About this RNA:
The prediction has a mean pLDDT of 80. The RNA shown here (small-subunit ribosomal RNA) has 1472 nucleotides and comes from an uncultured bacterium. The RNAcentral record of the sequence draws on ENA and SILVA. Rfam family: Bacterial small subunit ribosomal RNA.
[in-house]
RNA sequence: GAUUAACGCUAGCGGCGUGCAUUGGUAUGCAAGUAGAGCGACAUAUCUUCGGAUUUGGAGCUGCGAACGGCCGAGUAACGCGUAAGGACUUACCUUUUGGAGGAGAAUAGCUCGGGGAAACCCGGAUUAAUACUGCAUAAGAUCUACGGAUGAAAGGGUGUAACUACCCGCCGAAAGAAAGACUUGCGUUCUAUCAGCUUGUUGGUGAGGUAAUGGCUCACCAAGGCUACGACGGAUAGGGGGCGUGAGAGCGUGUACCCCCGGAAUGGCACUGAGACACGGGCCAUACACCUACGGGUGGCGCAACCAGGAAUAGUACGCAAUGGGCGAGAGCCUGACGUCGCGACGCCGCGUGAGGGAUGAAUGCCUAAGGGUUGUAAACCUCUUUUGGUUACAUAGAGAUGUGUAGCAGAAUAAGCACCCGCUAACUACGUGCCAGCAGCUGCGGUAAAACGUAGGGUGCAAGCGUUGUCCGGAUUUACUGGGCGUAAAGAGUUUGUAGGCGAUUUCGAAAGUCAUUCUUCAAAGACCGAGGCUCAACCUCGGGUAGGGGGGUGAUACUGCGAGAAUUGGAUAGUUUAGGGGCUACUGAAACUUGCCAUGUAGGGGUGAAAUCCGUUGAUAUGGCAAGGAACACCGAGGGCGAAGGCGGGUAGCUGGGAACUUAUCGACGCUGAGAAACGAAAGCUAGGGUAGCGAAAGGGAUUAGAGACCCCUGUAGUCCUAGCCGUAAACGAUGCUCGCUAGGGAUUGGUCCAGCUCUUUUUGGGAAGAUGUUGGCAUAGAGAUUCACAGAGAAUUUAGGGAAUCCGAUGCUAACAGUUUAUUACUUCGCGGAAAGAGUUGGAUCAGUUCCGUAAGCUAACGCGUGAAGCGAGCCGCCUGGGGAGUACGAUCGCAAGAUUAAAACUCAAAGGAAUUGACGGGGACCUGCACAACCAGUGGAGCAUGUGGUUUAAUUCGAGACAGACCGAAGAACCUUACCUGGGUUUGACAUCCCGAUGACCGCAUUAGAGAUAGUGUUUUCCAAUAUUUUAUUGGACAUCGGUGACAGGUGUUGCAUGGCUGUCGUCAGCUCGUGCCGUGGGGUGUUCCCUUCAGUGGGGUAACGAGCGCAACCCCUGCCGUAUGUUAAAUUGUUCAUACGGGACUUUUCGACCUUGUGUUGGAAGGAAGUGGGGACGACGUCAAGUCAGCAUGACCCUUAUAUCCAGGGCUACACACAUGCUACAAUGGGGCCGACAAUGGGUUGCCAAGCAGUAAUGCGGAGCUAAUCCCAUCAAACGGCCUCUCAGUGGGGAUUGAGGGCUGCAAUUCGCCCUCAUGAACGAGGAAUUGGUAGUAAUCGCAGAUCAGCCAAGCUGCGGUGAAUACGUUCUCAGGUCUUGUACACACCGCCCGUCAAGUCAGUGAAGUUGGAGAUACCCGAAUGGCCGCUGGUCGGUCAGAAGGUAGAGCCAGCGACAAGGAUU
Repeated sequence: GAUUAACGCUAGCGGCGUGCAUUGGUAUGCAAGUAGAGCGACAUAUCUUCGGAUUUGGAGCUGCGAACGGCCGAGUAACGCGUAAGGACUUACCUUUUGGAGGAGAAUAGCUCGGGGAAACCCGGAUUAAUACUGCAUAAGAUCUACGGAUGAAAGGGUGUAACUACCCGCCGAAAGAAAGACUUGCGUUCUAUCAGCUUGUUGGUGAGGUAAUGGCUCACCAAGGCUACGACGGAUAGGGGGCGUGAGAGCGUGUACCCCCGGAAUGGCACUGAGACACGGGCCAUACACCUACGGGUGGCGCAACCAGGAAUAGUACGCAAUGGGCGAGAGCCUGACGUCGCGACGCCGCGUGAGGGAUGAAUGCCUAAGGGUUGUAAACCUCUUUUGGUUACAUAGAGAUGUGUAGCAGAAUAAGCACCCGCUAACUACGUGCCAGCAGCUGCGGUAAAACGUAGGGUGCAAGCGUUGUCCGGAUUUACUGGGCGUAAAGAGUUUGUAGGCGAUUUCGAAAGUCAUUCUUCAAAGACCGAGGCUCAACCUCGGGUAGGGGGGUGAUACUGCGAGAAUUGGAUAGUUUAGGGGCUACUGAAACUUGCCAUGUAGGGGUGAAAUCCGUUGAUAUGGCAAGGAACACCGAGGGCGAAGGCGGGUAGCUGGGAACUUAUCGACGCUGAGAAACGAAAGCUAGGGUAGCGAAAGGGAUUAGAGACCCCUGUAGUCCUAGCCGUAAACGAUGCUCGCUAGGGAUUGGUCCAGCUCUUUUUGGGAAGAUGUUGGCAUAGAGAUUCACAGAGAAUUUAGGGAAUCCGAUGCUAACAGUUUAUUACUUCGCGGAAAGAGUUGGAUCAGUUCCGUAAGCUAACGCGUGAAGCGAGCCGCCUGGGGAGUACGAUCGCAAGAUUAAAACUCAAAGGAAUUGACGGGGACCUGCACAACCAGUGGAGCAUGUGGUUUAAUUCGAGACAGACCGAAGAACCUUACCUGGGUUUGACAUCCCGAUGACCGCAUUAGAGAUAGUGUUUUCCAAUAUUUUAUUGGACAUCGGUGACAGGUGUUGCAUGGCUGUCGUCAGCUCGUGCCGUGGGGUGUUCCCUUCAGUGGGGUAACGAGCGCAACCCCUGCCGUAUGUUAAAUUGUUCAUACGGGACUUUUCGACCUUGUGUUGGAAGGAAGUGGGGACGACGUCAAGUCAGCAUGACCCUUAUAUCCAGGGCUACACACAUGCUACAAUGGGGCCGACAAUGGGUUGCCAAGCAGUAAUGCGGAGCUAAUCCCAUCAAACGGCCUCUCAGUGGGGAUUGAGGGCUGCAAUUCGCCCUCAUGAACGAGGAAUUGGUAGUAAUCGCAGAUCAGCCAAGCUGCGGUGAAUACGUUCUCAGGUCUUGUACACACCGCCCGUCAAGUCAGUGAAGUUGGAGAUACCCGAAUGGCCGCUGGUCGGUCAGAAGGUAGAGCCAGCGACAAGGAUU
């Protein structure tokens, strides 16, 4: 956007449309008749010349119609429909042409008589007419034919006439037309392969029959065909089309109304009549249902209305044939639920109205409010005006009527507005109520006390006689992608190859013209759509005219491209030849090391195994070592991102057989090619079958450990298996997660195999020229030998003998040298030396090129990014395979394969709003690297055990007020709970209040003092008693004002009541950790990155270097305060002067390459010394980045909202916060001799003091009292200023002179008050505790430890707390493995309320859908057989109401399948 719609709320009018989409059955009425100009009889009426004529009526014969019109969509996947063609046909009525119409006959309905029946109806006798029926004649251009011939029709009637002629309506034959109908064919026409084979009249032929006509349409015979992967056969669904909806289009969906075609008429079958039917309102038969019945038998089939039932749902038993159309008729006319109209329904579309103009005090009401106002809102009221619709009057007009239409009046703003929505998408906001409830919701989602999302109200927005909701379709959705998508990681490349069909195909010439293109003819009914006009007042609606695109068919033309036919050529491809590399494959043989086992020997107590152990092996001799033998499996080094293969895969060696590749030569064929659905072959490991084999390893199994457990990881054993042969299986992260082939597009490096070129080296052959030499014997020396002999040694052994090394001798060989002897004078032969050339081969280096492999990449390009990048994931071409949200599920069912395991193919119900990819920032890791910290380690002192103090929990209680809860609560808020405080409890009081402001009245006080009642609050009594101004004035009075009190009134006060998760402010914490960010630029689609990373360094993001970054900000540091050294100035106090100390103020000094060494990364440092009061931040404090923890606090204060208001406010007394089985936290005192006690003697600093500190002196054992000097403080006092400390004496290891709890008695102090519940003193008493388990805390130097002093709060004090002050004054740090915390970089991630995360499976329970399942119920369609109606065909005869036979609907029987429903139970799935 649309809708044959339905539902909810609402509703004024009109026009045009439209209205059982759902199983069935129907009461009643009507829907097909007509013709007297075809016929006879009867009846009626009129006229009559009585002969008859005319009119009307119903029934009958006869003709035409009833096959149209109307309804429905069950069936049908088909020549059914659409479109385009075709030839073998028919046609009543109508039109045209042509020819004809002569003469006879026999019946019959009706009527009447008789009979049967309940009825429907039927039977018989007699009689009658025709345009009814039957012949005879005639005969064409008709039909048949054997070509001779044969067959072969008719009907009259009306008007008129005296009668013909005439006119009209009819009749018969033939030919044609128009308009219909039948048949055939091409193309198009849903889903399913989890339907793959189907078919016997089946396919064709001959002949016959049949038909209007072709034809297996039917039959006989013959042949064995026909269809199918371009989807036969089967199953499911469905009437088809014009059109309609949507869409930019391509498409997708649909077939209501209107038109065309088809099919159907209760269900099934059948024929008759006829031009036409196998016939909706005809017939026959069967079946089901219903009705009538006298039980014998009959009747019926919703078209229009209507009814029942069904359903979410769909109308009146209306009027009329006036119009349009149809039937009959010569016509008048009759019939017509077709049709024309009306009625009902907002069901749809269109139009109109519900008033118009003015009107501000911006009325009232409502709502909100910041209390001013805003909004409702010109809206209303009110004034003026108008009258559509509706009401009413009159006239005209249309129509058969019903009922409209028009014109002119009358009255009157009158009779007429709702629905949905208001968080975003999406136009429109506030209040109240509710409080994860009630509810909303299209998606995200809203609601847990401040809801624009729920409900209501006000206001607003949208549409409007409608508005919403629901259903369905298209769009958005490029989300099935033809237009127009993809497959490395998101879903998606088959494990690989060969190859059939198919698809696609290199260059060139000619031909033809299938595709293609152009033009022309024809067609695609009308309606609809589009364009233009016109008619209803407009519109919807209706009418007329016009035309494009597109589809089908025919003709003519063109030939670039594709296809086809013929020819040519070689570059793709193949073959041949010459070489070449290789773990390519198969078969046979064979090798060394290792291992295990057996035997023998040596040898003795362990071995083995692990994180550590144990099981296990071993004194019957293991392990270890040596020798021998056997066996099976796998092949170290070479060996690599190296080779080969299609993939799987292939590795000791040799031989045989065999496949493929590459390069070179360019010889041969001449497009032979690429891909490849089905198909076939190969295909790791595991597994299976049969037979072997079994050394090692090793599922299962057993044992030992580990553990909470351990069905595991570890250990000891160990069976299948691993191996071989033959066969199956057919899957893998079968991966490059990347199909095959071809072409093109920058580079750089490495490597394997070939070819070419160049250089070098070597070898062999050949050749040129040159130089030199030449033999034998003996001796010596040296070298070397797998040579020979002898001797001794060692081991085994009785001996022979065997292997080993050693010594000596001999032997022969080679070289050097010495001596002697000997040939020739340079031709040849031989030998040696060095030089040169050529050819071949090998090796190596470099370059080029071909083929293979691989790395980088900042090219271009692609990609979501990661990445790819000449073996592409780039740019193109061809072909195949595959994908379409996650789960369910690669599952169920079915089928195929398999021995099985299982494999292949492959869904749905249901469920979720996501699942997924790549990358980013964080967080996290029993990941990595680096660094820091009293974090660990080292050291010191503790806590945890005891007693006591304090806080908390718990318990108790009338109340034990409240808050704080890991670190970061627990001597915390609280720097002072006996009353007060105090918020809690009990009891007693008050109610405008204890406190603030305003108003009215009264009084002049209030206060104070005294007194009575009372527990007190409170109540009463007495006493006392204002100020200012004015007036009159002696006091005093009046008035006004101020102030105060009392009383009253209501606005209000009051609340330590709730919410710290509504808040402000303040605070804690990570953490004084070094981090956190910004501007501009650059990179990236983006989130983001860079800067801030890297290297060195630092306490430090401190500094330096480098750098697509350059700068900046908040933090760090510094600036501030205290302290340590020095100086200057001043000097209250102490003690007269000086100096010093001290105090106050100001300044200097340390800032950093001060300086000298060492180290290295060479200056930005680290480290050691010197000078110095102080050295690498000198020490301490204040100071706390962006943020985290919804951290803490509504009880410090402030504050929104809510709550209480004779009480949750306020006053008072008493009690409680101080309870006590217990648990925890923080402290104090100790456990003693480094100590306790006694006596004597020393040394501080910070502070405080007039409601105060309090001296001297006196009293008291003491607490303290008396006393009162001094001090508003550097003056006096606390305060002899102290203790630890030093000296002397004593105690002597014990629950002791340690320890002091607890308790008793007596005192002191404060205070209205000391019982609950204070502190202190004296005497007496004298508990636990003998160094504290697991665990755990603080501290790195003036620190820890230890010792005392002061202050705040405060009447006093439960202070052993807190905050400060000084005295004495250590030990230790190798170092960063580990624990904790933190920082930076990097890595992985399925986490992001961020590991206290996320998340898997079983089990238990509920619900849901599907699957299987013994069986059971139903349905549809076939098959075989039985029976067989109507009807049709055939045969027969005795020719009939005849007999037989064939086909034949329904029905029955049987078996086999198919599709559904239900189903105990079973297994799995989803969800809570």